Description: Predicted 3D model of RNase P RNA and transfer RNA as a complex of 506 nucleotides. Its mean pLDDT, the model's own confidence on a scale to 100, is 77. It holds a member of the Rfam family "Bacterial RNase P class A". By type it is a ribozyme.
RNA sequence: CCAGUCGGCCGGACGGUCGCUGCUCGUGCGCCGGGUUUCGAUCCGGCGCGGCGGGUGGAGGAAAGUCCGGGCUCCAUGGAUGAGCGGUGGCGGCUAACGGCCGCCGGGGGCGACCCCAGGGAAAGUGCCACAGAGAAGAGACCGCCUCGGGCGGGGCCGGGCUUCCGGCCUGCAGCCAGGGCAAGGGUGAAACGGUGCGGUAAGAGCGCACCGCGGUUCCGGUAACGGCGCCGGCACGGCAAACCCCACCGGGAGCAAGACCAAAUAGGGGCGGCACGACCGGCCGGGGCGACCCGGCCGGACAAGCCUUCAUCCAGGCCCGCCGCCCGGGUUGGUUGCUCGAGGCGUCCGGCAACGGACGUCCCAGAUGAAUGAUCGUCGCGGAGGAGCAAUCCUCCAGACAGAACCCGGCUUACAGGCCGACUGGCAAA
RNA sequence: GGGCGGUUAGCUCAGUGGUAGAGCACUUCGUUGACAUCGAAGGGGUCACAAGUUCGAACCUUGUACCGCCCACCA
Numbered sequence: 001c002c003a004g005u006c007g008g009c010c011g012g013a014c015g016g017u018c019g020c021u022g023c024u025c026g027u028g029c030g031c032c033g034g035g036u037u038u039c040g041a042u043c044c045g046g047c048g049c050g051g052c053g054g055g056u057g058g059a060g061g062a063a064a065g066u067c068c069g070g071g072c073u074c075c076a077u078g079g080a081u082g083a084g085c086g087g088u089g090g091c092g093g094c095u096a097a098c099g100g101c102c103g104c105c106g107g108g109g110g111c112g113a114c115c116c117c118a119g120g121g122a123a124a125g126u127g128c129c130a131c132a133g134a135g136a137a138g139a140g141a142c143c144g145c146c147u148c149g150g151g152c153g154g155g156g157c158c159g160g161g162c163u164u165c166c167g168g169c170c171u172g173c174a175g176c177c178a179g180g181g182c183a184a185g186g187g188u189g190a191a192a193c194g195g196u197g198c199g200g201u202a203a204g205a206g207c208g209c210a211c212c213g214c215g216g217u218u219c220c221g222g223u224a225a226c227g228g229c230g231c232c233g234g235c236a237c238g239g240c241a242a243a244c245c246c247c248a249c250c251g252g253g254a255g256c257a258a259g260a261c262c263a264a265a266u267a268g269g270g271g272c273g274g275c276a277c278g279a280c281c282g283g284c285c286g287g288g289g290c291g292a293c294c295c296g297g298c299c300g301g302a303c304a305a306g307c308c309u310u311c312a313u314c315c316a317g318g319c320c321c322g323c324c325g326c327c328c329g330g331g332u333u334g335g336u337u338g339c340u341c342g343a344g345g346c347g348u349c350c351g352g353c354a355a356c357g358g359a360c361g362u363c364c365c366a367g368a369u370g371a372a373u374g375a376u377c378g379u380c381g382c383g384g385a386g387g388a389g390c391a392a393u394c395c396u397c398c399a400g401a402c403a404g405a406a407c408c409c410g411g412c413u414u415a416c417a418g419g420c421c422g423a424c425u426g427g428c429a430a431a
Numbered sequence: 432g433g434g435c436g437g438u439u440a441g442c443u444c445a446g447u448g449g450u451a452g453a454g455c456a457c458u459u460c461g462u463u464g465a466c467a468u469c470g471a472a473g474g475g476g477u478c479a480c481a482a483g484u485u486c487g488a489a490c491c492u493u494g495u496a497c498c499g500c501c502c503a504c505c506a
Stems, first nucleotide, its partner, number of pairs: 001427010012380007020058008028049009060402001064413002067411005072255004077316007085251005090104005105119001106117004120246002125244002127240003142186002144182004149177001151176002153173001154171007194212006213235001214233004219228003259337004269328007280301009306319003330505003344363008383398006432502007441455004449486001457473005479495005
């Protein structure tokens, strides 16, 4: 210098003018309350102002997608067992928690720095593996290799018949047929029931052996995942779990339009459904009846039913004798609160390989609600293009992204003009 | 702001791992004097996009884009 890998950071700066918004101070006006006062007036406090003036704060690295985890709030609350649903998935650690992060292990890729992996179980079971192919999971034989037979055929010899033919014997021989053995080779496929080599065999085959792979295991190292060495086993066990499933672990639901309060207005109007309205005992009250008794109300007891946030059973506890659920309809479109000080930011030191944790110091940093955080001008700076100049440099023009808080926090993912810093790798050149 | 659902032919929709379909619409032919109806044949697809799992993806998983629906308070 070229090419590349990883990590971190920035997301224009300063000033003028005009605006928006939160808080605060001063002042003006209005209202309310209190004190003083005969009145006029005056003082104090509070509230409001789309009055004025001053001070001070005012978007992000993703505020986004809403994909995970938590805080907070409501569903009155809790426990046990089982089932269901959803999620996660190497090991160890960090953390409030996580599907996040750090370190390590295993597998894969790259010359390398380094990167990627939804990375438990296929030897619990079920299912699927289209087409092609002989055979797709305790499989199979199409071509092929070998063998037995000698039916057909071929060859040889002999005999008969005068060529064409017939018979007998011999020979497994070009081929065909039938029986048996084999799975090496060919072929199909994404995938063919270990691979390579040597031996072996009729041909072959883990049939035998060596190495590799696979499975099991002693010992050693490591917290562990796992690794190493040795031994054993002839191979029994194809792939798919982002198919059902099994194992381990985790998980109640809804969401700030949650929820609380104030004000205004309206009809607690209609429909559907569920349970109850029940019956028992005791007491009291009212009414009716000549009376037995009946009706209604209240209180207590005991029984039973229902509901209680995935379901079932059980337990504790709670609600309820007019309650609950759903739908239609009516009214309002106001205000306050929740609301921003928090697992908070920054700096130094300590522990840890790191994620992270601890101590000390320091700082307060948006709270809007048709929704603020802007517009414009000047100077400088960065980038690109063009021009001038030997050069330093100067001039002109253009561009400046993705996007915008809405209860808060920790992550992930996605979008992003341009730029800066650090560490490292490969190559070339020079010393 | 929060919570759900969807995207397959021009339109409306099936298809839930194995060669992408139906109805309507469109084109051509036949029938008719002509049109409609009817009959026959045919064309038309980035299964919204991208990545992954799998031998194989419209279908399973993740991300992105677009479209649609619901959620206020009071009695």